A computed fold for a 155-nucleotide RNA, annotated as glmS glucosamine-6-phosphate activated ribozyme aptamer. The coordinates come from a structure-prediction model, not an experiment, and the mean pLDDT is 75.
[in-house]
RNA sequence: CGCCAUCAGAAAGCGCCAUGUGCCCGGAGCGAUCCGGGAUAACGAGGAGAAACGUGAUCGAGAAUUCGGCGGGUGCGUUUCCGUGCUUCCCGUGCACGUGACAGAGUCAGAAAUAUGCGGGCAACCGCAAAACAAAGGGGCUCUGGACGGGGUUC
Numbered sequence: 001c002g003c004c005a006u007c008a009g010a011a012a013g014c015g016c017c018a019u020g021u022g023c024c025c026g027g028a029g030c031g032a033u034c035c036g037g038g039a040u041a042a043c044g045a046g047g048a049g050a051a052a053c054g055u056g057a058u059c060g061a062g063a064a065u066u067c068g069g070c071g072g073g074u075g076c077g078u079u080u081c082c083g084u085g086c087u088u089c090c091c092g093u094g095c096a097c098g099u100g101a102c103a104g105a106g107u108c109a110g111a112a113a114u115a116u117g118c119g120g121g122c123a124a125c126c127g128c129a130a131a132a133c134a135a136a137g138g139g140g141c142u143c144u145g146g147a148c149g150g151g152g153u154u155c
Base pairs, nucleotide, nucleotide: 014071015070016069017068020040021039023038024037025036026035027034028033043060044059045058049081050080051079052078053077054076055075082098083097084096085095086094089151090150091149092148093147102145103144104143105142106141107140108139116129117128118127119126120125
């Protein structure tokens, strides 16, 4: 370096499907229906300091089974620890936060599905491509505001 075998990993609107379907294909039946195989079952945005416990999870969309459920989960709450900011350095306490680590206001930028086109499949349907249109949170920029005590260093 090549080949073979085995094991592990990948993802977090994520994985799965007993059940559902005015869904598909084949078969049986006069028929109701039954049998077999398949299809579908979250569209993106956003989200993690560590641990424990509780709860059972943010935002919107031309989607509406995105129903129902099993498993999981970066959400939320409480406690402890660690860290950041409030001061150039350290310590203590307090407050606000979570590594892009305070609050308020203004402003700027930002999606995918559907539909369309192309391709695959007998079909339900699936894959790919370029365009339009969100909201929450967060981010960029500007402005305003944001502890106290002790110690050190420098002027």